[in-house]
Context: one part of a larger RNA
């Protein structure tokens, strides 16, 4: 220098994106402990106080010795409490800086955000607010189920049977889940339209046996072949309905109230409906460090409010929650070498000389 470990005067987060790191806490017994709460928790809440060893004396527990009694004479019963030996209260004393003396061994609390939790997850840069969950919905399956693997035998589903089984969406819990079926999609409906293969009605071409002939040629039946297609002809689609915890969508202009602003109200476009309730500057706010109120001497972040929502809104769920999170974000107390500002020490490496 560099990795690893120890000490540090006063301050004491003044460092930094950030207390990141590091210090602090830490055991056991005793007190005592809030908001809130789904009544379980919150909770080791917080915050106090004690702690070796010798003496003393109390209590309680275990174990039960010797003497005494009994008889039914036994490895008997009864009584009896020494001894030994566990906890553990009070009193007095002693040592050291320090008695959980060492090693191990919670920092704490306030408040929001996200997810209800316990889990899971990018072997090898992400552990989450992502997946997963219990819980709720919708939809398909009636069993040789439906969905799946496989050409197919067969197999899974499930040796199950709608209180099962698969698909898709939400995501404990608690108030809740609001308007639109126009367009997509699914479900159901069958009158009309449109429509395949197949059917082949009827016309048109080819060929030629005859006929005709100006000898060039032209007519031209039956069969045979090309080809044009009437008729009949399902599902689908068109149509007529249902259906948003289907996919998905939820508006403009303009005027008005005896200051002023504002507009409970009215006018007119256009829509399938024109955003309910709850929430909002939000993980969502472009203008933006909105603006006011709180915390700082001093806050682009934080919290509470306003609502002007560029561009929150209800199972692509809205909002709200105790507990819970190596989660994120502001704040404070303890607590430090983060820093002001380094210093010294021990130990590997690195680097010199040999």
């Nucleotide at each position: 220098c560099u990795c690893g470990g120890g000490a540090g005067a006063a301050g004491g987060a003044a460092c930094u994106c950030g207390g990141c790191a590091a210090a602090a806490u830490u055991g056991c017994c005793c007190c005592g402990u809030a908001a809130c709460u789904u009544u379980g928790g919150g909770a080791g809440a917080a915050g106090g106080g004690g702690c070796g060893c010798c003496c003393u004396c109390g209590a309680g527990g275990g174990u039960g010795a010797a003497g005494c009694g009994g008889c039914u004479u036994g490895c008997c019963c009864g009584u009896g409490g020494a001894g030994c030996u566990c906890u553990u209260a009070g009193g007095g004393g002693u040592u050291g800086c320090a008695a959980u003396a060492a090693a191990g061994u919670g920092g704490c609390u306030c408040a929001g955000g996200c997810g209800a939790c316990u889990g899971u997850u990018u072997a090898u840069c992400a552990a989450a607010a992502a997946c997963a969950c219990a819980g709720g919905g919708c939809u398909c399956u009636g069993c040789u189920a439906a969905a799946c693997c496989g050409u197919a035998a067969g197999g899974u589903g499930a040796u199950g049977u709608a209180u099962a089984g698969g698909g898709c969406c939400u995501g404990a819990c608690g108030c809740c889940u609001g308007c639109c079926c126009g367009g997509u999609g699914c479900c159901g409906g069958a009158a009309g339209g449109u429509u395949a293969a197949g059917u082949g009605a009827a016309g048109a071409g080819g060929u030629u046996a005859g006929c005709u002939u100006u000898c060039g040629a032209g007519c031209g039946a039956a069969g045979c072949u090309u080809u044009u297609g009437a008729u009949c002809g399902a599902a689908g689609c068109c149509c007529c309905g249902g259906u948003a915890a289907a996919c998905g969508g939820c508006g403009g202009c303009c005027g008005u109230a005896a200051c002023u602003a504002u507009a409970a109200c009215g006018g007119u476009c256009c829509u399938a409906a024109g955003g309910u309730a709850g929430c909002g500057a939000a993980a969502u706010u472009c203008c933006u460090u909105g603006u006011c109120g709180g915390g700082u001497a001093a806050g682009u972040u934080c919290c509470g409010a306003c609502c002007u929502g560029c561009a929150c809104g209800a199972a692509u769920g809205g909002c709200g929650u105790a507990a819970c999170g190596a989660u994120c974000u502001g704040a404070g107390c303890g607590c430090u070498g983060u820093c002001c500002c380094c210093u010294c020490c021990c130990g590997g490496g690195a680097c010199c000389c040999g």
The prediction has a mean pLDDT of 89. Large-subunit ribosomal RNA, domain IV from a Sumerlaeia bacterium, 354 nucleotides, folded computationally. The full RNA is in RNAcentral, with records from ENA. It matches the Rfam family "Bacterial large subunit ribosomal RNA". The source organism's lineage runs through Bacteria, Bacteria candidate phyla, Candidatus Sumerlaeota and Candidatus Sumerlaeia.